[in-house]
Context: one part of a larger RNA
Molecule: large-subunit ribosomal RNA, domain V
Organism: metagenome
RNA sequence: CCCGCAUCAAGACGGAAAGACCCCGUGCACCUUUACUAUACCCUAUCAAUGAACUAUGGGGUGCUCUGCGCAGGAUAGGUGGGAGGCUUGGAAUCCGGGUUCUCGGACUCGGAGGAGCCAACGGUGAGAUACCACCCUGAGCAUUUUGUGGUUCUAACUUAUCCGGGUGAAUCCCCGGAAAGGACAUUGGUAGGCGGGUAGUUUGACUGGGGCGGUCGCCUCCUAAACGGUAACGGAGGCGCUCGAAGCUUGGUUCAGGAGGCUUGGAAAUCCUCCAUCGAGUGCAAAGGCAUAAACCAGGUUGACUGCGAGACCAACAAGUCAAGCAGGUGCGAAAGCAGGACUUAGUGAUCCGGUGGUUCUGAAUGGAAGGGCCAUCGCUCAACGGAUAAAAGGUACGCCGGGGAUAACAGGCUGAUCGGAGUCAAGAGUUCACAUCGACGCUCCGGUUUGGCGCCUCGAUGUCUGUUCAUCGCAUCCUGGGGGUGUAGAAGCUCCCAAGGGUUAGGCUGUUCGCCUAUUAAAGCGGUACGUGAACUGGGUUCGGAACGUCGCGAGACAGUUCGGUCCCUAUCUGAUGUGGG
Numbered sequence: 001c002c003c004g005c006a007u008c009a010a011g012a013c014g015g016a017a018a019g020a021c022c023c024c025g026u027g028c029a030c031c032u033u034u035a036c037u038a039u040a041c042c043c044u045a046u047c048a049a050u051g052a053a054c055u056a057u058g059g060g061g062u063g064c065u066c067u068g069c070g071c072a073g074g075a076u077a078g079g080u081g082g083g084a085g086g087c088u089u090g091g092a093a094u095c096c097g098g099g100u101u102c103u104c105g106g107a108c109u110c111g112g113a114g115g116a117g118c119c120a121a122c123g124g125u126g127a128g129a130u131a132c133c134a135c136c137c138u139g140a141g142c143a144u145u146u147u148g149u150g151g152u153u154c155u156a157a158c159u160u161a162u163c164c165g166g167g168u169g170a171a172u173c174c175c176c177g178g179a180a181a182g183g184a185c186a187u188u189g190g191u192a193g194g195c196g197g198g199u200a201g202u203u204u205g206a207c208u209g210g211g212g213c214g215g216u217c218g219c220c221u222c223c224u225a226a227a228c229g230g231u232a233a234c235g236g237a238g239g240c241g242c243u244c245g246a247a248g249c250u251u252g253g254u255u256c257a258g259g260a261g262g263c264u265u266g267g268a269a270a271u272c273c274u275c276c277a278u279c280g281a282g283u284g285c286a287a288a289g290g291c292a293u294a295a296a297c298c299a300g301g302u303u304g305a306c307u308g309c310g311a312g313a314c315c316a317a318c319a320a321g322u323c324a325a326g327c328a329g330g331u332g333c334g335a336a337a338g339c340a341g342g343a344c345u346u347a348g349u350g351a352u353c354c355g356g357u358g359g360u361u362c363u364g365a366a367u368g369g370a371a372g373g374g375c376c377a378u379c380g381c382u383c384a385a386c387g388g389a390u391a392a393a394a395g396g397u398a399c400g401c402c403g404g405g406g407a408u409a410a411c412a413g414g415c416u417g418a419u420c421g422g423a424g425u426c427a428a429g430a431g432u433u434c435a436c437a438u439c440g441a442c443g444c445u446c447c448g449g450u451u452u453g454g455c456g457c458c459u460c461g462a463u464g465u466c467u468g469u470u471c472a473u474c475g476c477a478u479c480c481u482g483g484g485g486g487u488g489u490a491g492a493a494g495c496u497c498c499c500a501a502g503g504g505u506u507a508g509g510c511u512g513u514u515c516g517c518c519u520a521u522u523a524a525a526g527c528g529g530u531a532c533g534u535g536a537a538c539u540g541g542g543u544u545c546g547g548a549a550c551g552u553c554g555c556g557a558g559a560c561a562g563u564u565c566g567g568u569c570c571c572u573a574u575c576u577g578a579u580g581u582g583g584g
Base pairs, nucleotide, nucleotide: 001584002583003582004581005580006579007578008577010576011575012574014571015570022405023404024403025402027401028400029397030396031395032394035202036201037200038199039198042194043193044192045191046190047189048188049187051154052153053152054151055150056149057148058147059146060145061144062143063142064141065140066139068137075130078136079135080134081133082132085119086118087117094113095112096111097110098109099108100107101106158182159181160180162179163178164177165176166175167174205217206216207215214234218240219239220238221237222236223235241386242284243343244342248302249301250300251299252298253297254296256280258276259275260274261273262272282291283290285348287346288345289344306329307328308327309326312323313322314321318387331340332339333338354380355379356378357377358376359375360374362373363372412459413457414455415454416453418452420448421447422446423445424444425443429439430438466541468538469537471533472530473529474528475527476526479504480503481502482499483498484497485496486495487494506520507519508518509517510516547565548564549563550562551560552559553558
C1' cells in the first nucleotide's frame, strides 16, 4: 500500500414522511354568534273548505220627519232660487193638558175645549226678509237595506287514542253504520307580518423589516430630492373634507408692522400729533412661492360667481387634471384705453351603474296619444380600504385539511456587535500625607464573539428543540498545583500584576431546570468554544398535538411565555471516519 472480519456510531446538513410550527392562497372543511342573507318549525291576521238563529254595537246607501238663536230687528233669519199670495167649518185666534228639543227666549208636535179668523207682502232693522213651494248643507230621530265587530245558542260540514253493531271465524289496526262528546272552533291549503344558528350558503381588506397587536389607506404644502422635471421608506414636519352675495367684478383713492419724541384720565400696550421706517405688517384657514405699480386697506357703482364655443399648449399608461388668446350673444364698471367666464396661487373631494326632479323642434312596436326611453340641467355615496368587488356580511379551530414558501418567523449557523464580557489609555479623586500598594469618575482607543438583540443569507420535497447521563476535545481572559515582580510585604494570611494549559478541578439536599440557594468536604471545587459538543448513543422531567380541570378573558365557538393531572422517542450501517484483528 491492497483485500477482509468483528465492533463503534462522529460525518455523509444520513434514511423515512412534497414541515404538522410560521406565513401566503381574494384555497377547503367543521364549529360559534346580538356577522350578512335565506329558510324549516312556531306565533298572529286574513281568505277558502265554512253553515243557522238571537242579541249587543259600529260604518255606508235610500225614504220620511225634524234641526239651525252673534248684534240690530216684532224674534231662534242654515244656503240659494221661485214667489204675491198662502192656511182655515175636512175647524182660525185663544185656553187647558202631555211629549221631544232648548241658546230657558222659545221652536216642533199630539189630545181636549173653542167657533172665525191667522200669516205674508208693505214698513222697520239688517250683510241677508220672513207666508208658501222647490233643491241642497250641518246635525238628530224613525223605517228599510247592506256590510263589519263582540257575545250566546244550534247542527248539518268537519273532528274524536270513547262506546255499540257490522266487514269477520281471532283482531285494542283499518273501513262502514250508529251512539255520545265537541263544533263552524279545531284542522288543512293560499297570502301577509313577526320570530327563527334548528338548518343552509357565504363574508370576515391590504400595507407591514415574519405575522398578530398598534398605526396607516384620498387630497394639499415643505424637507428628504443629489441646482430642469420626476423620485422610495411604518423617513422628518404640518394641514384639508370648508368658507364668502362679498371675502366676487370694476372705477377711484390709501399705505403697513415697528421705533423715537410729544399730549388729560392712560399704565409696556387703547385714541391723537410729528419724524424715521422696502416691506419685518397684512393676505378668511396649513405651508411654500408671491404681492407696496400692490394680490394689503377704504369707498362708489354693480352681478362676468355670464350663455354658446374654443386655436394652441402643460401634465400624463389610461381615465382624469390644468392653462388659454380669440369668436358670437347679451351684461357690469370706467370719460376712455380697457378690465370682468368668481376669490394672490396651489387642498376643501368620488368614476360607472341605478333612481329622483325640471326642461326638451328627439323617439313613440298597426295608427293617434300615452307609458317608457334619449338629450340638456340638476340631485341622491366618511362607496374615507377615498380607481369605488355586493343593495346587503363577524368570529373560532390545539380536531383540523390541501396547495405553496427558506420570497417569511421560531432552533442552529452566517453578517453585525447596539447590548454584553475583557483589555488598554488619560488621571479628577479616594487612599492621614502621596493619582498610579490598592481603587479609580467624566471620556477616549481597541479586543472577544459565551448574553439580549438587529439583519433575514443556506436549510420549510424537515438542519429533532431545554436539562440530565455517557464519552469527550479545544481555548486561556488560570480555580488548584509551579515560577516571578510590586505591596499601604514584620511573620502568618492576603491584595495586585507577569509567565505558565502538564496534570487536576468532590459527594449530596431542593427544583424539569441551566442557573441558584444550602450541607459536608477539598490543593481547587475555573470560565468559555465545540450546531447553547454529544437523541441513526441513552433519557423525556420541561417545552410544544389530540383528553381533562382551575383562574382569567370572551355572548359563544374557544383562548392565555398562566397553572394543573395524563400523554407511542423508528432505523438490520452502503460510504467516510474510528478501534481491534487477519491475509497478501